[in-house]
Context: one part of a larger RNA
RNA sequence: GAACGAACGCUGGCGGCAGGCCUAACACAUGCAAGUCGAACGCCCCGCAAGGGGAGUGGCAGACGGGUGAGUAACGCGUGGGAAUUUCCCCCAAGGUUCGGAAUAACUGAGGGAAACUUCAGCUAAUACCGAAUGGUACCGAGAGGUUAAAGAUUUAUCGCCUUGGGAUGAGCCCGCGUUGGAUUAGCUAGUUGGUAGGGUAACGGCCUACCAAGGCAAUGAUCCAUAGCUGGUCUGAGAGGACGACCAGCCACACUGGGACUGAGACACGGCCCAGACUCCUACGGGAGGCAGCAGUGGGGAAUCUUGGACAAUGGGCGCAAGCCUGAUCCAGCCAUGCCGCGUGGGCGAUGAAGGUCUUCGGAUUGUAAAGCCCUUUUGGCGGGGACGAUAAUGACGGUACCCGCAGAAUAAGCUCCGGCUAACUUCGUGCCAGCAGCCGCGGUAAUACGAAGGGGGCUAGCGUUGUUC
Numbered sequence: 001g002a003a004c005g006a007a008c009g010c011u012g013g014c015g016g017c018a019g020g021c022c023u024a025a026c027a028c029a030u031g032c033a034a035g036u037c038g039a040a041c042g043c044c045c046c047g048c049a050a051g052g053g054g055a056g057u058g059g060c061a062g063a064c065g066g067g068u069g070a071g072u073a074a075c076g077c078g079u080g081g082g083a084a085u086u087u088c089c090c091c092c093a094a095g096g097u098u099c100g101g102a103a104u105a106a107c108u109g110a111g112g113g114a115a116a117c118u119u120c121a122g123c124u125a126a127u128a129c130c131g132a133a134u135g136g137u138a139c140c141g142a143g144a145g146g147u148u149a150a151a152g153a154u155u156u157a158u159c160g161c162c163u164u165g166g167g168a169u170g171a172g173c174c175c176g177c178g179u180u181g182g183a184u185u186a187g188c189u190a191g192u193u194g195g196u197a198g199g200g201u202a203a204c205g206g207c208c209u210a211c212c213a214a215g216g217c218a219a220u221g222a223u224c225c226a227u228a229g230c231u232g233g234u235c236u237g238a239g240a241g242g243a244c245g246a247c248c249a250g251c252c253a254c255a256c257u258g259g260g261a262c263u264g265a266g267a268c269a270c271g272g273c274c275c276a277g278a279c280u281c282c283u284a285c286g287g288g289a290g291g292c293a294g295c296a297g298u299g300g301g302g303a304a305u306c307u308u309g310g311a312c313a314a315u316g317g318g319c320g321c322a323a324g325c326c327u328g329a330u331c332c333a334g335c336c337a338u339g340c341c342g343c344g345u346g347g348g349c350g351a352u353g354a355a356g357g358u359c360u361u362c363g364g365a366u367u368g369u370a371a372a373g374c375c376c377u378u379u380u381g382g383c384g385g386g387g388a389c390g391a392u393a394a395u396g397a398c399g400g401u402a403c404c405c406g407c408a409g410a411a412u413a414a415g416c417u418c419c420g421g422c423u424a425a426c427u428u429c430g431u432g433c434c435a436g437c438a439g440c441c442g443c444g445g446u447a448a449u450a451c452g453a454a455g456g457g458g459g460c461u462a463g464c465g466u467u468g469u470u471c
Base pairs, nucleotide, nucleotide: 001471002470003469004468006467007466008465009464010463013343014342015341016340017339018338019336020335021301026299027298028297030296031295032294035060036059037058040057041056043054044053045052046051067254068253069252076179077178078177079176080175081174082173085171086170090167091166092165093164094163095162096161097160098132099131100130101129107122108121109120110119111118112117138147139146140145152159153158154157180226181225182224187217188216189215192214193213194212195211196210197209198208199207229251230250231249232248233244234243235242236241256277257276258275259274260273279290280289281288282287307333309332310331311330315329316327317326318325319324346376347375348374349373356367357366358365359364382407383406384405385404386403390398415460416459417458418457419456420441421440422439426455427454428453429452430451436443437442
């Protein structure tokens, strides 16, 4: 000098754009953040009907979106390759969609419980479940041969369902190279290294098991310890480099702590389930409920970081044929000079160089065209009127906002820091090694341009200065 997710002190007019718990991955009151479909199904309620509503069965979605950075030094990430895989929805293509069956929730009745909830009996439907049939470019097999499917709905034109091949997209896996510090960590390893056989997986593989062999890694740093999410990038620097990884974007990991699987195309699942633990809450003491590292918000910690706001109008997502419903994603508004950028706090004329202040060699000098005064202008702010784009066939939270026109009136708007040298800017008074200053050198012990005040001056300016951190 530059930079910052900054903080602190003094000060503070407006707008645009951005940013805003870096600390306790500490604990959380309250509300909201994931539903939807009656064009799959049977019921119940309201209604004359049309229609509407409700819980339940069923389907799809809750694996996306949103948060955080604890863990992780690792194929986690970056980059470049690879083969032994899968992929709901979507696109292209081929073929099929036949015949039957038994249940069950809802509901009704009878109970248990404080509650959460739950038991028994009876009835019923389906695109829920099951059986049979059919069977190829599917699967198994050398072949012969064997095996595996479906679901209907209605407004009659479609939407579905099943099998197979291909595509697209997503995901899983493997490998080369790169990826912090420590040797005051030198040896580490028993499923360990490899093989055979089997199991398991969507898939390769010690992934797992049995048996066999005795290997494998390491001074080119294994193992251990510490630290840390990685990257595109950001800051700085002439560059090389150094430091960092907030915001935005990609990947990873996590969801009170630890473990586990279920469902599913996809999870070992933030707002799903089970077990254990700590904590909190309810209880009729028998037993139950919970998980903000979602958006707001509270306590705590801290130098320090916002509203318990509006809307689905736009973009996007889920469901639905659609109308539409849901969406704290998102779009907006609120708070904060936290940053960057822009604008303003007036302009011209004005010398008796007024008064006052300060200094003085007492003559004057300076503040200073500064003020007053005269003549103008109206950005911003105020008042009145008009009024969008964003979205149009219709629909605007923002918002009567941006913007435009008119009116009055200089009116509503300047501070902070420094003045010994480095370093731009000097005098007087007070103080007297005191009080104090200070980034370094150093000032102060009776004329201090260095302390404090005043006048004057320098610098920056809605900011200025200090502190911290990085280059």
The prediction has a mean pLDDT of 87. Predicted 3D model of a 471-nucleotide part of an RNA (small-subunit ribosomal RNA, 5' domain) from an uncultured bacterium. The RNAcentral record of the full RNA draws on ENA and SILVA.